[in-house]
Context: one part of a larger RNA
RNA sequence: UGACGGGGGCCCGCACAAGCGGUGGAGUAUGUGGUUUAAUUCGACGCAACGCGAAGAACCUUACCUGGCCUUGACAUGCAGAGAACUUUCCAGAGAUGGAUUGGUGCCUUCGGGAACUCUGACACAGGUGCUGCAUGGCCGUCGUCAGCUCGUGUCGUGAGAUGUUGGGUUAAGUCCCGUAACGAGCGCAACCCCUAUCCCUAGUUGCUAGCAGUUCGGCUGAGAACUCUAGGGAGACUGCCGGGGACAACUCGGAGGAAGGUGGGGAUGACGUCAAGUCAUCAUGCCCCUUACGUUCUGGGCUACACACGUACUACAAUGCUCCGGACAAAGGGCAGCAAGCGUGCGAACGCAAGCUAAUCCCAUAAACCGGGGCUCAGUUCAGAUUGCAGGCUGCAACUCGCCUGCAUGAAGGAGGAAUCGCUAGUAAUCGCAGGUCAGCAUACUGCGGUGAAUACGUUCCCGGGCCUUGUACA
Numbered sequence: 001u002g003a004c005g006g007g008g009g010c011c012c013g014c015a016c017a018a019g020c021g022g023u024g025g026a027g028u029a030u031g032u033g034g035u036u037u038a039a040u041u042c043g044a045c046g047c048a049a050c051g052c053g054a055a056g057a058a059c060c061u062u063a064c065c066u067g068g069c070c071u072u073g074a075c076a077u078g079c080a081g082a083g084a085a086c087u088u089u090c091c092a093g094a095g096a097u098g099g100a101u102u103g104g105u106g107c108c109u110u111c112g113g114g115a116a117c118u119c120u121g122a123c124a125c126a127g128g129u130g131c132u133g134c135a136u137g138g139c140c141g142u143c144g145u146c147a148g149c150u151c152g153u154g155u156c157g158u159g160a161g162a163u164g165u166u167g168g169g170u171u172a173a174g175u176c177c178c179g180u181a182a183c184g185a186g187c188g189c190a191a192c193c194c195c196u197a198u199c200c201c202u203a204g205u206u207g208c209u210a211g212c213a214g215u216u217c218g219g220c221u222g223a224g225a226a227c228u229c230u231a232g233g234g235a236g237a238c239u240g241c242c243g244g245g246g247a248c249a250a251c252u253c254g255g256a257g258g259a260a261g262g263u264g265g266g267g268a269u270g271a272c273g274u275c276a277a278g279u280c281a282u283c284a285u286g287c288c289c290c291u292u293a294c295g296u297u298c299u300g301g302g303c304u305a306c307a308c309a310c311g312u313a314c315u316a317c318a319a320u321g322c323u324c325c326g327g328a329c330a331a332a333g334g335g336c337a338g339c340a341a342g343c344g345u346g347c348g349a350a351c352g353c354a355a356g357c358u359a360a361u362c363c364c365a366u367a368a369a370c371c372g373g374g375g376c377u378c379a380g381u382u383c384a385g386a387u388u389g390c391a392g393g394c395u396g397c398a399a400c401u402c403g404c405c406u407g408c409a410u411g412a413a414g415g416a417g418g419a420a421u422c423g424c425u426a427g428u429a430a431u432c433g434c435a436g437g438u439c440a441g442c443a444u445a446c447u448g449c450g451g452u453g454a455a456u457a458c459g460u461u462c463c464c465g466g467g468c469c470u471u472g473u474a475c476a
Stems, first nucleotide, its partner, number of pairs: 001476002003473003007470007015460002019424005026315008034306002042053002064301002067298002070295001073125001077124002079121005086103001089100004107114002127290002130288001132286001136284002138279002141275001143273001148187006154163003167178003193267004198235007208224002212222003238261001241255005317417001321376007333364003338357002342353004383414001388409007430452007
């Protein structure tokens, strides 16, 4: 000087407390461990691994296993020889591959040849998701959006170092004020950026419809440019104003006006560093290793196994509910190898025909919870839906291992979950649906979007994490 203390002081955070809803019990989905296996590819392991890499394993992917091939190689550059490239059909084979067969000559040219591409040969070489993340770059997690981390000059100290950065107040903040052997400065904080909340101006189609007219009653048509909205430009919030407190300061409490008030709400933004944290399997790369194989290709299998254990979710256990009929209101997205209205067929998944739309125009697309009415009457039930049987649909070369969906039948556990443990302070929790990416097909996951919409916070004694000052130290 740091680090540490079941030392002290001050302060903060859904850290506790006050509340609301869960997890832990059940079934299923998914990830992991373990076990099994020819293989169940690899990585990730307290917080910060475990619906994680994977924004989607039937083949492919695929790295694993079984077996069948290839050896200058699936891919790159160089040399030589031959042929343009390319294309049709057949045979053997699980395919890779091997064998045969058909058409066909193009472009440039100094007529020597050349460019692109294909085949053959030899050698330089290729290739490796092989090893080391404790050799590395890059990227990234975490403490933590915590308020800290430093430097120059000066001063003090023999020196390591100190001072500044401590102190008194204050703040979300090393934020600001005052004091001060310090005076300044840098990286952080804040602001500048985006979305959102109010208004104004400009613009008016594909969007809008107040008044006027028509109407098939649909902004549908004429028309309008007001309103909504769209998207450009501006205004607005700054403790600016008033009062109290305070050192007359910084600031703080209350009030006015205002759509909004003291950082308005949300996002992006992550200092010096820590964990030899993570990644050699995104990529790049040193060293080592393989080179008729640890490279390459193909078929089939596996990554989907299953006594079990754990994590994360979904669905429930019902009456604030379930079911049937009728009625209402979104936002944000996506669409041409696509979204598909409408009509017809089918109980349905879906199929057939087919308009419109490269989209403020057409479509996906009926939002659901909600509201009105009928039934159920507390039961393993008209709750719950696992499991299983049969019959079908779709995608795709192909759904046996191993996809999703529909109909009929079947109708398991489950009676609110022990110890323990998690999230959340407002348009939040809870609850309700919608969309998107991935994607041929496959979503209870993920990322977004809106609808309905709470309770509680006395307070900082205690648990956890963190910041500043101080003290002790057998630690560095």
Small-subunit ribosomal RNA, 3' major domain from an uncultured cyanobacterium, 476 nucleotides, folded computationally. RNAcentral holds the full RNA, with entries from Greengenes. Model confidence (mean pLDDT): 86 of 100.